Two RNAs folded together computationally: RNase P RNA and transfer RNA, 465 nucleotides in total. Rfam match: Bacterial RNase P class A. The family's RNA type in Rfam is ribozyme.
[in-house]
RNA sequence: AAUGCAGGCCGGGCGGCCGCCCCUGAUUCAGGGGAGGAAAGUCCGAGCUUUCAAGGGCGAGGAUGCCUCGUAACGCGAGGGAGUCCCGCCGAUGGCGGGGCUACGGAAAGCGCCACAGAAAAUACACCGCCACCGAUACUCGUGUCGGUGGUAAGGGUGAAAAGGCGGUGUAAGAGACCACCGGAUCCCGUGAAAACGGGAUCGCACGGCAAGCCCCAUCCGAAAGAAAGGCCAAAUAGGGGAAAGAGGCGGCCCGCCUCGUUCGAUCCCCGGGUAGGCCGCAUGAUUCCGAUGGCGACAUCGGAACCAGAUAGAUGGUCGCCGCCCCGAAUAACGCUGUAAUAAGCGUCUCGGGGUACAGAACUCGGCUUACAGGCCUGCUUUAAUU
RNA sequence: CGGGGCGUAGCGCAGCCUGGUAGCGCACUUGCUUGGGGUGCAAGUGGUCGGCCGUUCAAAUCGGCUCGCCCCGACCA
Numbered sequence: 001a002a003u004g005c006a007g008g009c010c011g012g013g014c015g016g017c018c019g020c021c022c023c024u025g026a027u028u029c030a031g032g033g034g035a036g037g038a039a040a041g042u043c044c045g046a047g048c049u050u051u052c053a054a055g056g057g058c059g060a061g062g063a064u065g066c067c068u069c070g071u072a073a074c075g076c077g078a079g080g081g082a083g084u085c086c087c088g089c090c091g092a093u094g095g096c097g098g099g100g101c102u103a104c105g106g107a108a109a110g111c112g113c114c115a116c117a118g119a120a121a122a123u124a125c126a127c128c129g130c131c132a133c134c135g136a137u138a139c140u141c142g143u144g145u146c147g148g149u150g151g152u153a154a155g156g157g158u159g160a161a162a163a164g165g166c167g168g169u170g171u172a173a174g175a176g177a178c179c180a181c182c183g184g185a186u187c188c189c190g191u192g193a194a195a196a197c198g199g200g201a202u203c204g205c206a207c208g209g210c211a212a213g214c215c216c217c218a219u220c221c222g223a224a225a226g227a228a229a230g231g232c233c234a235a236a237u238a239g240g241g242g243a244a245a246g247a248g249g250c251g252g253c254c255c256g257c258c259u260c261g262u263u264c265g266a267u268c269c270c271c272g273g274g275u276a277g278g279c280c281g282c283a284u285g286a287u288u289c290c291g292a293u294g295g296c297g298a299c300a301u302c303g304g305a306a307c308c309a310g311a312u313a314g315a316u317g318g319u320c321g322c323c324g325c326c327c328c329g330a331a332u333a334a335c336g337c338u339g340u341a342a343u344a345a346g347c348g349u350c351u352c353g354g355g356g357u358a359c360a361g362a363a364c365u366c367g368g369c370u371u372a373c374a375g376g377c378c379u380g381c382u383u384u385a386a387u388u
Numbered sequence: 389c390g391g392g393g394c395g396u397a398g399c400g401c402a403g404c405c406u407g408g409u410a411g412c413g414c415a416c417u418u419g420c421u422u423g424g425g426g427u428g429c430a431a432g433u434g435g436u437c438g439g440c441c442g443u444u445c446a447a448a449u450c451g452g453c454u455c456g457c458c459c460c461g462a463c464c465a
Stems, first nucleotide, its partner, number of pairs: 001384002004381007012323007020034006036359001040370002043368005048226005061221005066080005081104001082102009105216002110214002112210003127156002129152010164182002167179003183205001184203008230280004240271003246260005261268001287306008324357007334349005389461007398414004408445001416432005438454005
């Protein structure tokens, strides 16, 4: 430098003019603040609020699922293990280096399913084939053909999957029947905090797949609703109550105290519920930035600084100029590169013109996940080539 | 703002829970019936189950993500 993979970050800048929302001071002006990395999907975890239940246990229901940490908590994150896939190299059924992905407890607790094909699909199975014996038959007299009985899971064929694999011994033919290697199960030892890994012994192998089917095991969770939660103030009109066992206030309740006009009245007056409307909830918080320390890391601790949207049919905008980035076209005058014998030609810089500048947009607030996203920048690693 | 449901042929729906052949009615096409049309009868065409990824031997069906459509929800009594 190229190539491929992974991760992180930014996601237009400056200025003029005209506006919009909020706060402060003042009084019609001035100052300050004004979208995001996802504000989105509403998929998880919390805060906050209301109702119900509230002492513990069991059950039901739901969620999670290798191990250990982190976190307020999580189904999130970090590190590690195992499996699997890709690339490269080598001494090549394997090993080494790098990277990606994983919903990765249990199938010897039980139930269920495994279509079609196939002899047989989970108590294995004899269709073809192979082998032995018996009977019949043919002849070229050793065997062939047909039928029956039995043995056999090596071979063929079916299937997604056929009951350890491969090689040998063995046998009538075969078979973990026996042996070596690989795989598996159990036990022991060692390493490790654990998942797990390594070694040894024993067992011829007894155990097909599916748990994103029911289920079992372990762990966790009060239930339901959600800012249209919820609380406060409270008009007009229309309802309700108002001389007594009444209404309102003080008050946990009774008692007690205070207020209740007018009066044959409910149309004036008083009281209560409550609508329109207004206020709170609602912006100082698991907050943001910087630095130091500890940790592989997620993160934690300490110190300093900052206050940074708050609308209620919903503000955060419009326009102009310059610059940045991308695309297209023109022009080849100059420069550089490729290319050629030399031109030509092509590409880039420069110049001019036109167009574009993503996804999207707060509505109670946080921590995550997921999804969308033009363009650009940075970092790490593999491989290749060159130089020192 | 919150909650719930649906998406399968041109239209309306079943199948999904318990995975293996995608079906019903109307419509459409052809033929018969009729002088012609309608009706009736018979036969047939038409789907990649909204999209993507995964689990599985196998997905309309099971799981995740996503797109579109529809419905409900304030207060008082």